[in-house]
Molecule: Bacterial RNase P class A
Organism: Actinoalloteichus spitiensis RMV-1378
């Protein structure tokens, strides 16, 4: 200087004229209006992916069903985040990645090829027995058929039932030694742990897949501010039907009558069942009348600084501060100058050098993108520009 990694922040300024929303004083008899402070969109306000606060259900229980995580320790109100660390893989490397628990609970896949794809197997081989032909000729060589052994060579494939060396056999083979790798069990040593290193012993060695079903651990009431109250208005307290615990009257069906206590229609526990509560009114189905105002609505697991502790997320102390609340939905238009980045030209000036700074003209262009109860994360999108720590590689001195 070049190429990269990982983190953090900015993302236009500055006047002038018009025009906005809150909230508070003033001027008005109120109501309008007029006027003066103050404050007025984001990193994401976006995606609706999580997790909550708060509110109603609801006083608030077990189940199954569905649903979410899945190495270990921490942080945090909690999370499917966040941190550090383990192990696996990727990269020279700073550093990235990971549906990280189980295949010996059980099912299911593994295409083609290939003898076979899970307790398989014999395609070309090897070896040893018969029996048949041809050569040469005591012996031997070669081809074909059948039986037996074999899985060490060779093929096929992403993966073929442990590798290398060797003994041994008729050929070979964990059949056996040696060394290794994998497992099982044992002991040391280190770490909170996941797991690391190191030593014996051992039967020889029993694929892969779960982001396929499924098994296992732990977690999980719904519903959502169009949640929920509170104020006004209003209409004919209408009309008809089912079932109903109580009276009367009846063999029963049924039929009146009352809505006051037990049993009880109907209701709710927002998927079902058990339980459990409400409860004399209910529920259908025709007509009728509001769609208005207020409050939730921003002071909160807040935000800034300072110091301690922690590798760290983070947490304690002390201090400071108080930042939009709208409801067809607010900050916009319009002129100037400046500024950032690009592209062409010209100049100047700094270092021994590799190399850098800086100025001037002219044309172009300035990103993603708006709150709607709120907070903590993830995720996507972003013209351009700063900072800082690293790792390659080159080249000056």
């Nucleotide at each position: 200087c070049g190429a990269g990694u990982c983190g953090a922040c900015c993302g236009g300024g500055c006047g002038g004229c018009c025009g906005c929303g809150a909230c508070g004083g003033c001027g008005u008899g109120c109501c309008g209006c007029g006027u003066c402070g103050u404050c007025g969109a984001g990193g994401a306000a976006a995606g609706u992916c999580c997790g909550g606060a708060c509110u109603c259900c609801a006083c608030a229980g077990g189940g199954c069903a569905g649903g979410g995580u899945g190495g270990u320790u921490g942080c945090u109100a909690a999370c499917g985040g966040c941190a550090a660390c383990c192990c696996g893989g990727g990269g020279c490397g700073a550093c990235c990645c990971g549906c990280g628990g189980g295949a010996c609970a059980g099912u299911g896949c593994c295409a083609c090829a290939g003898a076979a794809a899970a307790c398989a197997g014999a395609c070309c081989g090897c070896c040893c027995g018969g029996c048949c032909c041809g050569c040469c000729c005591c012996g031997g060589c070669g081809g074909g058929c059948c039986g037996g052994g074999u899985a060490a060579g060779g093929g096929u494939g992403a993966a073929a039932c442990g590798g290398u060396g060797g003994u041994g056999u008729a050929a070979g083979a964990g059949a056996c030694c040696a060394c290794c790798a994998g497992c099982a069990c044992c002991c040391c040593g280190g770490g909170u742990g996941a797991c690391c290193g190191g030593g014996g012993u051992g039967g020889c060695u029993c694929g892969g897949u779960a982001a396929a079903c499924c098994c296992c651990a732990c977690c999980c009431g719904g519903a959502g501010c169009a949640a929920g109250g509170c104020c006004a208005a209003g209409a004919g307290g209408g009309c008809g039907g089912g079932a109903g615990a109580c009276c009367g009257c009846c063999u029963g069906c049924g039929c009146g009558g009352a809505c006051g206590u037990u049993c009880g229609a109907g209701g709710g526990c927002u998927g079902c069942c058990c339980g459990c509560c409400c409860g004399a009114g209910u529920u259908c189905g025709c007509g009728g009348g509001u769609a208005g105002g207020c409050c939730g609505c921003u002071g909160g697991a807040g935000c800034c600084u300072g110091c301690c502790g922690g590798u760290g997320a983070c947490g304690g102390c002390a201090g400071g501060u108080c930042g939009a609340g709208a409801u067809g939905g607010a900050u916009g238009g319009u002129c100037g100058c400046c500024g950032g980045c690009c592209g062409c030209c010209g100049g100047a000036c700094c270092g021994c050098g590799a190399g850098g700074u800086c100025c001037g003209c002219c044309g172009g262009u300035c990103a993603c993108a708006g709150a709607a109860u709120c907070c903590g994360g993830c995720u996507u999108a972003c013209a351009g520009g700063u900072c800082g720590a690293c790792u390659c590689g080159u080249c000056c001195c």